[in-house]
Predicted 3D model of a 126-nucleotide RNA (FMN riboswitch aptamer (RFN element)) from Propioniciclava coleopterorum.
Its mean pLDDT, the model's own confidence on a scale to 100, is 80.
Parts: sequence; structure tokens; C1' cells
RNA sequence: ACGUGCUCCGGGGUCGGUGCAAUUCCGAACCGGCGGUGAUAGUCCGCGACCCGGCCGCUUCGGCGUCCGGUUGAUCCGGUGGAAGUCCGGGACCGACGGUCAAAGUCCGGAUGGGAGGCAGCACGC
Repeated sequence: ACGUGCUCCGGGGUCGGUGCAAUUCCGAACCGGCGGUGAUAGUCCGCGACCCGGCCGCUUCGGCGUCCGGUUGAUCCGGUGGAAGUCCGGGACCGACGGUCAAAGUCCGGAUGGGAGGCAGCACGC
């Protein structure tokens, strides 16, 4: 170096207003998994998870697992430069599902879960 196993690895809501009631509406905010990309990415390409379906297997008949397929949000302008929708400046936009006396990226829940992958750690093998 390579392989196997184990462990680890997701962030953000306060104040004020209205109201019977809102951390959900209004005003001012905050947050951004993983790999790639001639230059650093929530919004370029892809992956994962959530959701839907299928084959096969298991089942305590509740459902679970591998694999395959489908769906899956959002960015512009200027500057610098050899090169940047990734940096700097300015303006904008997006965020599953269920719950909630009022509508949720931020509250509660599945989740002490799963997971892309990881110059994260350790052990074993070669």
C1' cells in the first nucleotide's frame, strides 16, 4: 500500500407583533451530510438518507434484509486570476415524511437508527 473487523463521524430559533391558541403566520435571524470538479460549492456533476415499486430470502405474520428500478429542492451579477455558478463583494433562492388547540429546514418523532464516504482511530491478515 491492499484486505477484513470494530469504534467514531449532521447543523440551526431567539426577540418582538397579531391572536383564544403560533419556537409553525408577520418583522428582524440562524443552519448546510458525502465524493468529484484546472480554484475552496446548501443551489455544477454524482452519492447517501427519507418516499414509491419489483425479484429473491427470512418471519414471532407486525415486518425485516440483499439487490434492482423510479421519484427526490434551490444562483445570478460584478471583481481578481492562466483557471472559480466553488474565492472576494453584492443581491437572491432551497430544505422529505408524521405530529402539534394556528400552517415548521430550526419544536416533538422514526433516530441510542441508517448512511455516502472519511490523510478519523484501533486490531488482525497479507